[in-house]
C1' cells in the first nucleotide's frame, strides 16, 4: 500500500414506520333511562353452550309514540417522542380477561415464517360504515445492488432484466500478500 471472512460505528430510501396527550368528525339521535298506549311470559348477567344468581301478572318482552341521551374501538389533521425490521401480518406456546366452566374473541410476552417502501384495483374478511385494517391475486411509482447494452468531460447517466433489508452506502478494525 492492497485486502478475505468477521466485527464496530454512522447513515440513505419516503405521502417512510410506530407511539403519546389534547382537539375534531363519525359512531348516533344508536345503546340506555323514562311517560303513554298495546301485546301478554319470559328477560338479564359484554359472542355461543351449560350451570349459578337476579328480575318478572304490583306486567317481563316486543311494537308504536313523546321526553332525555352516551361511550369504546377504528378515523382526521397538528404537536411531541422513539426510530429505518422501523413496523406489520400468519402460525404456535404461556399468562390475564368483564358470576363459574368450555370454546371463541381481546391484551401481553416468547418462538418460527413472510414483507425493501408506498400506492391503486378486484374478491373475501373484520367493522356501524363508500372510513381504516387484514388475507389472496393483479398493476403503478420509487430506493438499493448485480448483470447486459448504449453514451460519457471515464465521477457517472439512461434503458432492460433479476435479486432481497441477515440487504445497501461510508468510515474504522481486520488474517493474509507485496
Nucleotide at each position: 500500500a492492497g485486502u478475505a471472512a468477521g466485527g464496530a460505528u454512522a447513515g440513505a430510501g419516503g405521502c417512510g414506520c410506530a407511539a403519546a396527550c389534547a382537539c375534531c368528525a363519525u359512531a348516533a339521535g344508536u345503546a340506555c333511562u323514562u311517560g303513554u298506549g298495546u301485546u301478554g311470559a319470559g328477560g338479564a348477567g359484554a359472542g355461543u353452550g351449560a350451570g349459578c344468581u337476579c328480575u318478572u301478572g304490583c306486567g317481563a318482552u316486543g311494537c308504536a309514540u313523546g321526553a332525555g341521551g352516551a361511550a369504546a374501538g377504528g378515523g382526521g389533521g397538528a404537536u411531541u417522542u422513539g426510530c429505518c425490521g422501523a413496523a406489520g401480518c400468519u402460525u404456535u406456546a404461556u399468562g390475564a380477561u368483564g358470576c363459574u366452566c368450555a370454546c371463541a374473541g381481546u391484551c401481553a410476552u416468547g418462538a418460527a415464517g413472510c414483507u425493501g417502501g408506498u400506492u391503486c384495483u378486484g374478491c373475501a374478511u373484520u367493522a356501524a360504515a363508500g372510513a381504516a385494517g387484514u388475507g389472496c391475486a393483479g398493476g403503478g411509482c420509487u430506493g438499493u445492488c448485480a448483470u447486459a447494452u448504449a453514451g460519457g468531460c471515464u465521477a457517472c447517466u439512461a434503458u432492460a432484466u433479476g435479486g432481497a433489508g441477515g440487504g445497501c452506502u461510508a468510515u474504522c478494525u481486520g488474517a493474509c500478500u507485496u

A computed fold for a 178-nucleotide RNA from Alkalibacillus salilacus, annotated as Lysine riboswitch aptamer. The model forms 100% of the base pairs in the Rfam consensus. The organism belongs to Alkalibacillus, within Bacteria. The sequence was found by an Rfam model in a public genome assembly. Rfam family: Lysine riboswitch aptamer. From the family's description: Riboswitches are metabolite binding domains within certain messenger RNAs that serve as precision sensors for their corresponding targets. Rfam 15.1 lists 3,224 matches to the family in 1,923 species. Its family is annotated with lysine biosynthetic process in the Gene Ontology.